Context: one part of a larger RNA
RNA sequence: CCUACACCUGGAUAGAAAGACCCUAUGAAGCUUUACUGUUCCCUAGGAUUUGCUUUGGGCCUUUCCUGCGUAGCUUAGGUGGAAGGCAAAGAAGGCUUCCUUUCGAGGGGGCUCGACCCAUCAGUGAGAUACCACUCUAGAAGAACUAGAAUUCUAACCUUGUGUCAGGACCUACAGGCUAAGGGACAGUCUCAGGUAGAUAGUUUCUAUGGGGUGUAGGCCUUCCAAAAGGUAACGGAGGCAUGCAAAGGUUUCCUCGAGUUGGAUGGAUAUUGGCCCUCGAGUGCAAAGGCAGAAAGGAGCGUGACUGCAAGACCCACCCAUCAAGUAGGGAUGAAAGUCGGCCUUAGUGAUCCAACAGUGCCGAGUGGAAGGGCCCUCACUCAACGGAUAAAAGUUACAUUAGGGAUAAUAGGCUAAUCUUCCCCAAGAGUUCGCAUCGAUGGGAAGGUUUGGCACCUCGAUGUCGGCUCUUCGCCACUUGGGGCUUUAGUAUGUUCCAAGGGUUGUGCUGUUCACCCAUUAAAGCGGUACAUGAGCUGGGUUCAGAAUGUCGUGAGACAGUUCGGUCCAUAUCUGGUGUGGG
Numbered sequence: 001c002c003u004a005c006a007c008c009u010g011g012a013u014a015g016a017a018a019g020a021c022c023c024u025a026u027g028a029a030g031c032u033u034u035a036c037u038g039u040u041c042c043c044u045a046g047g048a049u050u051u052g053c054u055u056u057g058g059g060c061c062u063u064u065c066c067u068g069c070g071u072a073g074c075u076u077a078g079g080u081g082g083a084a085g086g087c088a089a090a091g092a093a094g095g096c097u098u099c100c101u102u103u104c105g106a107g108g109g110g111g112c113u114c115g116a117c118c119c120a121u122c123a124g125u126g127a128g129a130u131a132c133c134a135c136u137c138u139a140g141a142a143g144a145a146c147u148a149g150a151a152u153u154c155u156a157a158c159c160u161u162g163u164g165u166c167a168g169g170a171c172c173u174a175c176a177g178g179c180u181a182a183g184g185g186a187c188a189g190u191c192u193c194a195g196g197u198a199g200a201u202a203g204u205u206u207c208u209a210u211g212g213g214g215u216g217u218a219g220g221c222c223u224u225c226c227a228a229a230a231g232g233u234a235a236c237g238g239a240g241g242c243a244u245g246c247a248a249a250g251g252u253u254u255c256c257u258c259g260a261g262u263u264g265g266a267u268g269g270a271u272a273u274u275g276g277c278c279c280u281c282g283a284g285u286g287c288a289a290a291g292g293c294a295g296a297a298a299g300g301a302g303c304g305u306g307a308c309u310g311c312a313a314g315a316c317c318c319a320c321c322c323a324u325c326a327a328g329u330a331g332g333g334a335u336g337a338a339a340g341u342c343g344g345c346c347u348u349a350g351u352g353a354u355c356c357a358a359c360a361g362u363g364c365c366g367a368g369u370g371g372a373a374g375g376g377c378c379c380u381c382a383c384u385c386a387a388c389g390g391a392u393a394a395a396a397g398u399u400a401c402a403u404u405a406g407g408g409a410u411a412a413u414a415g416g417c418u419a420a421u422c423u424u425c426c427c428c429a430a431g432a433g434u435u436c437g438c439a440u441c442g443a444u445g446g447g448a449a450g451g452u453u454u455g456g457c458a459c460c461u462c463g464a465u466g467u468c469g470g471c472u473c474u475u476c477g478c479c480a481c482u483u484g485g486g487g488c489u490u491u492a493g494u495a496u497g498u499u500c501c502a503a504g505g506g507u508u509g510u511g512c513u514g515u516u517c518a519c520c521c522a523u524u525a526a527a528g529c530g531g532u533a534c535a536u537g538a539g540c541u542g543g544g545u546u547c548a549g550a551a552u553g554u555c556g557u558g559a560g561a562c563a564g565u566u567c568g569g570u571c572c573a574u575a576u577c578u579g580g581u582g583u584g585g586g
Stems, first nucleotide, its partner, number of pairs: 001586008010578003015572001022407004027403001029399004035204005042196003046192004052153001054151003058147002062143004068137001078136005085119002094113008158184005164179003207219003216236001220242006244286001245345002251303005258282001259279001261277004284293002287350001289348003308331004314325002320389001333342003358380001361377002364375002414461001415459001416457003420454001422450006431441002468543001469541003475531004481506003484501005508522002511519001549567004553562003
């Protein structure tokens, strides 16, 4: 070296299971609720099934009565009209008594007595007789009709009960049936219609961007830098604004110059109003910024509404839809002597498509015709539809009980890149070191190396590369803990300090904790620091993290949640190749 057997598992990112963690899907599911929208239960009201007699208080209408007082005035004069007479033995005036009203004056009704008059016209009053008649207003009384209600009650609908009875062929003390008896009773129950109302139940929704996702923030428009001297140009890059305002802050004609500095002048000062000199645009322009603008686009005054109607050549910008500029023309105007200027504002933000609906107008259409309904055209109007090219008029959560399709397009472990952070070294040397920068220490700065920390990136792996610690057994580096040999020393010696060479050997045992680490105890020559997929789970363990059960604190209305805590919780495998160990054969 070849070959065989028996063993061990470092590797084949070994096998097994289209990763359960994480993200995505305009996926599916369970659960919750003060998410949205339904449905059912339930409650309430009306109508039907559903009849009768009373009583009672309302409303309306009608009949008969009754009530009505400012002052003046015989008096308690509701209003208007007619009217010269009217009432009375069927009992006038008066007297006694009683009831009601009252403005306290009186008015009206009833009973007894008595027996022949009383009241108007005439005077006063705005208005003349309740002498008499008719109509009518205000408040009230009695009666009748109608209407809706409330209460009690009746029985015949309807309901319930009976160990009452009958049952024809046995039984019915199984249910149902006939007849009866009792109890309720126009209620209840049922149907219909309307309102309210239970996650009881159902269907769904619960945005996107994002140096993984969540939390936060943002989502449309304007100005500027980035932006690389045309235009355009990204980022969760830097700095700011907007969701209007103005009837003058618009049009035109005309006039004018701001502001700062310095100096003079009463109160008067840094600063008011005023004169001179000087700078020349530094002021102002409703508001952000940029670009503009001095006989102006800034600041005044006069007249006035072009902040017009119908168009529009041509450009600009552009995926589309939008958006922007515009000579010129017709109509009828403003201003100016005129030429001219004027279709809002120094410019760039001040915004919202379509559908549905509404208002006004209209030489349009009108289902046989004439109309109408309805529609078209045109002017307006209604959206923090702000997630601002707006899915609907209308929508939140949770899942560790979980599921599917996918993704290394995207996170957690490991690897890779980087090296801010970390570790080590070096340069300069202010200073400390009694003196003296460099025995030793070394500020402020500067330069490297390493790839053990925390990070950043998201490059391999999500049809799976098992994750902390311990046990077992390795190997390597040296920036050296010990042992060896030197230099310097603020090295007398001992013991140190610092530095050079050196990786051959070695580098402990307990206690608490799942711990690495840390702390403590006792030793030791010393109790080194690291790499090896934070070496090592097809070698072991499974204490911790990280499923399903349960509890607690906190949060949440709740389902549930928590790098909070606590008890419990399945670790598969017969080794093909390679590697290794042992034993044979050639």